Annotation: Bacterial small signal recognition particle RNA from a Chlorobiota bacterium, 98 nucleotides, folded computationally. The model forms 96% of the base pairs in the Rfam consensus. The organism belongs to Chlorobiota, within Bacteria. It was read from a public genome assembly, where an Rfam model found it. It matches the Rfam family "Bacterial small signal recognition particle RNA". Rfam's curators write: The signal recognition particle (SRP) is a universally conserved ribonucleoprotein involved in the co-translational targeting of proteins to membranes. Rfam classes the family as a non-coding RNA gene. The prediction has a mean pLDDT of 75.
[in-house]
RNA sequence: GGUCAAGUUCCAUGCGGCUUCGCCUAUCCCAACUCCGCCAGGUUCGGAAGAAAGCAACGGUCAGAUAGUGUGGAGUGCGCGUGGCAAACUUGGCCGUU
Numbered sequence: 001g002g003u004c005a006a007g008u009u010c011c012a013u014g015c016g017g018c019u020u021c022g023c024c025u026a027u028c029c030c031a032a033c034u035c036c037g038c039c040a041g042g043u044u045c046g047g048a049a050g051a052a053a054g055c056a057a058c059g060g061u062c063a064g065a066u067a068g069u070g071u072g073g074a075g076u077g078c079g080c081g082u083g084g085c086a087a088a089c090u091u092g093g094c095c096g097u098u
Stems, first nucleotide, its partner, number of pairs: 001095009010084007017076007024068005035060003043052003
């Protein structure tokens, strides 16, 4: 100097970890501004029977919180694997030259 192989960087990709966003599920909570249901009392109509609107309470919903061996997306100076091959570097084998 040449050549071959392996490794690292690098590219693609699979699984997992972590972060984050959404969906789903469970639990809790919720109209204390004016949502829905049901509406005691009271109110209104009626001679009465009865009817109407409807506050509180109660039930629910929108919203909110927490969790998840649920699920999808994005990210990742993380781990393990598969493939790639241009270049750089490292290591080793072989060949050649001095």